[in-house]
Context: one part of a larger RNA
RNA sequence: UAUGCUUGUCUCAAAGAUUAAGCCAUGCAUGUCUAAGUAUAAACAAAUCUAUACUGUGAAACUGCGAAUGGCUCAUUAAAUCAGUUAUAGUUUAUUUGAUAGUACCUUACUACUUGGAUAACCGUAGUAAUUCUAGAGCUAAUACAUGCUAAAAAUCCCGACUUCUGGAAGGGAUGUAUUUAUUAGAUUAAAAACCAAUGCGGCUUUGCCGGUUUUUUGGUGAUUCAUAAUAACUUUGCGAAUCGUAUGACUUCGUGUCGACGAUGAUUCAUUCAAAUUUCUGCCCUAUCAACUUUCGAUGGUAAGGUAUUGGCUUACCAUGGUUUCAACGGGUAACGGAGAAUUAGGGUUCGAUUCCGGAGAGGGAGCCUGAGAAACGGCUACCACAUCUAAGGAAGGCAGCAGGCGCGCAAAUUACCCAAUCCUGACACAGGGAGGUAGUGACAAAAAAUAACAAUACAGGGCUUUUCAAGUCUUGUAAUUGGAAUGAGUACAAUUUAAACCCCUUAACGAGGAACAAUUGGAGGGCAAGUCUGGUGCCAGCAGCCGCGGUAAUUCCAGCUCCAAUAGCGUAUAUU
Numbered sequence: 001u002a003u004g005c006u007u008g009u010c011u012c013a014a015a016g017a018u019u020a021a022g023c024c025a026u027g028c029a030u031g032u033c034u035a036a037g038u039a040u041a042a043a044c045a046a047a048u049c050u051a052u053a054c055u056g057u058g059a060a061a062c063u064g065c066g067a068a069u070g071g072c073u074c075a076u077u078a079a080a081u082c083a084g085u086u087a088u089a090g091u092u093u094a095u096u097u098g099a100u101a102g103u104a105c106c107u108u109a110c111u112a113c114u115u116g117g118a119u120a121a122c123c124g125u126a127g128u129a130a131u132u133c134u135a136g137a138g139c140u141a142a143u144a145c146a147u148g149c150u151a152a153a154a155a156u157c158c159c160g161a162c163u164u165c166u167g168g169a170a171g172g173g174a175u176g177u178a179u180u181u182a183u184u185a186g187a188u189u190a191a192a193a194a195c196c197a198a199u200g201c202g203g204c205u206u207u208g209c210c211g212g213u214u215u216u217u218u219g220g221u222g223a224u225u226c227a228u229a230a231u232a233a234c235u236u237u238g239c240g241a242a243u244c245g246u247a248u249g250a251c252u253u254c255g256u257g258u259c260g261a262c263g264a265u266g267a268u269u270c271a272u273u274c275a276a277a278u279u280u281c282u283g284c285c286c287u288a289u290c291a292a293c294u295u296u297c298g299a300u301g302g303u304a305a306g307g308u309a310u311u312g313g314c315u316u317a318c319c320a321u322g323g324u325u326u327c328a329a330c331g332g333g334u335a336a337c338g339g340a341g342a343a344u345u346a347g348g349g350u351u352c353g354a355u356u357c358c359g360g361a362g363a364g365g366g367a368g369c370c371u372g373a374g375a376a377a378c379g380g381c382u383a384c385c386a387c388a389u390c391u392a393a394g395g396a397a398g399g400c401a402g403c404a405g406g407c408g409c410g411c412a413a414a415u416u417a418c419c420c421a422a423u424c425c426u427g428a429c430a431c432a433g434g435g436a437g438g439u440a441g442u443g444a445c446a447a448a449a450a451a452u453a454a455c456a457a458u459a460c461a462g463g464g465c466u467u468u469u470c471a472a473g474u475c476u477u478g479u480a481a482u483u484g485g486a487a488u489g490a491g492u493a494c495a496a497u498u499u500a501a502a503c504c505c506c507u508u509a510a511c512g513a514g515g516a517a518c519a520a521u522u523g524g525a526g527g528g529c530a531a532g533u534c535u536g537g538u539g540c541c542a543g544c545a546g547c548c549g550c551g552g553u554a555a556u557u558c559c560a561g562c563u564c565c566a567a568u569a570g571c572g573u574a575u576a577u578u
Stems, first nucleotide, its partner, number of pairs: 001574005009449001011447001015442001016409001022407003026404003031065002037062002043057002063428001072362003082283003087278002091276002097271003111242001115146002122138001125135003155175005162168002176239002178235001180233006201211004219226001241265001243264004249259003285333003292324003299321008337359003341352004364385002367382003387398001389396002415440001417439003423436001424434003455484003458480010491511002493508001495507001521567005526548002532562001534561004543550002
């Protein structure tokens, strides 16, 4: 693990892995809205005084986000996965959280108190046998899709009219961030003296002399072409808010003037978080009736380019000729997903690990791809192969190794139930959704607890102890077709509790025990191995028996009766394993 017989209570609870990663009717399993993107529903509701753009609720639809999580299965897969341990100075990262942007125009009568054109829902006209199929006409929105302005001072760099030319300088241009390329900085212990030159400071005897001084910032790492900064260009020029809600206030030169709070959403870059992707070292079952393997079609390395988020023969070109192997390469097998773990075990070991946690892989088989921060996605798409559904025969639609359920397969496995109340997840979200999950149903997979009687009297049979014996007392141990009342739940059931609603349990009124019930079984009784030399039947037959053996007319072993033994709500059998 399966199966046979049996089964009263209560708790807990595995469950179509093994065989067919075989096939599937039907239903459901992923959707989502706040004050805060978009409402003229020809939808609803309420009045009370605020509804001539707009009150409220709000179907539909556009927009945004999610759908890459979860759940299922174990077919593949043997240095692969995986485990422990490294690295990313070799990368991407929606979301979370914290920071973060005054530079836009190229120019002079201009939209910046806000620009443009569509489209759905809606209304109507249609096509097809048919689909979550669509077409044509008519409207109308945006945080959809587009377009597009603005505000400081200073400083630096470049050009430079002019000029009294060892000097000065009007004026003009450029300078946000991001992208790509190139260049530069990103420093840092040898020490001392003299001389020359330059030019600031101080003093003086001022055409000059003397004196001392020569000073300035530089982060991080074990390590970088790092961080960071600068210059020159570059760019199908990305971003730098034409958005929404709630309050409405202050100033005022009274003009619809200026300033202004708290949020929501969005947005660039940096970090953070959630991760991901590669990656270092070590480690795996059987097999030599597998000894050589790899390389023209990349095998091992180099250079360059391409490609990638990045590294890399990842790919291509050109070179070199390498790389692995009896320390078992390569090949084959595996009724092989890996691990954490499980069973057994004195120790060492042996066997198992499909299965709830972690990692991987897969969605009938292969392949390719779109969208997106993230997929080589399958409850997304496109082909091919294999299956297979509807059809009016023209066409159309499909993927349960999600939850139920069916067929098939088999030794072998449950309900087409209820619910989002709990745990959590997702969404625009306190509100919706979730076969994730929970709750019942089936369920002798396992596992925990423990009813089927207890007591007394009487009778009988004993055993101790006390008393000098008869005998009595006392403590009891049993046996009884005897008698007696007490005690209970199994079951039935008002009720409350339980619960999302129930059920069950735990509580609990009322019923509920005398043998014929409310009745315990499964295997055995020669040995191993606890328990009969009892009775009847059978007669080497029928049968039993793991093994030894039993059975041929007194069977301790068969078939039965009685009695007894073992375990007991369980016990036997088969198989695998220790």
A computed fold for a 578-nucleotide part of an RNA from an uncultured eukaryote, annotated as small-subunit ribosomal RNA, 5' domain. Its mean pLDDT, the model's own confidence on a scale to 100, is 81. Its Rfam family is "Eukaryotic small subunit ribosomal RNA". Clan: SSU clan.